The prediction has a mean pLDDT of 79.
Predicted 3D model of a 146-nucleotide RNA (c-di-AMP riboswitch aptamer (ydaO/yuaA leader)) from a soil metagenome.
[in-house]
RNA sequence: CGCCGAGUCCCUGGUGCGGCCAGGGAGCCGGGGACCCAAGUAUCCCCGGGGUGAAUCGGCAGGCUAGGCCGGUAACGGCCCGGCCCGCUGUAGGGCUACUCCGGCCCGAACCCGUCAGCUAACCCGGCAGGCGGCCAAGGAGAGGA
Numbered sequence: 001c002g003c004c005g006a007g008u009c010c011c012u013g014g015u016g017c018g019g020c021c022a023g024g025g026a027g028c029c030g031g032g033g034a035c036c037c038a039a040g041u042a043u044c045c046c047c048g049g050g051g052u053g054a055a056u057c058g059g060c061a062g063g064c065u066a067g068g069c070c071g072g073u074a075a076c077g078g079c080c081c082g083g084c085c086c087g088c089u090g091u092a093g094g095g096c097u098a099c100u101c102c103g104g105c106c107c108g109a110a111c112c113c114g115u116c117a118g119c120u121a122a123c124c125c126g127g128c129a130g131g132c133g134g135c136c137a138a139g140g141a142g143a144g145g146a
Stems, first nucleotide, its partner, number of pairs: 001133004008026008027128006037118001048116001049113004057090004062085004067080005093107005099142004
């Protein structure tokens, strides 16, 4: 100096003054919450439901397992339909390339609530973290600026 992200700025006080904590203000972000509208069997068993976020939805293979059916004296085997784990591979969607487009390069996670929540005015509650990159740089065109 820049990137992802809501995660910034100002004032007062404390302090060991890099910083951190508390309070207030502005700004940004998220959740709860009527009428109306929507929804019309949810929940419980296999397998509750919901939220933040781009991070969803599939295909193939393997492992475990609930249930059903068939065969078998039994051990067990086969088939059907779900759930979970995991590897590979796509994908809705998202980001970077210091303005845009083309081209190129990436992500497609993780966490939280705790049996509970559609939308939702008034109203209520909460967050303002964390993690990275560069030092004239792997592109082209255009714009713009000096």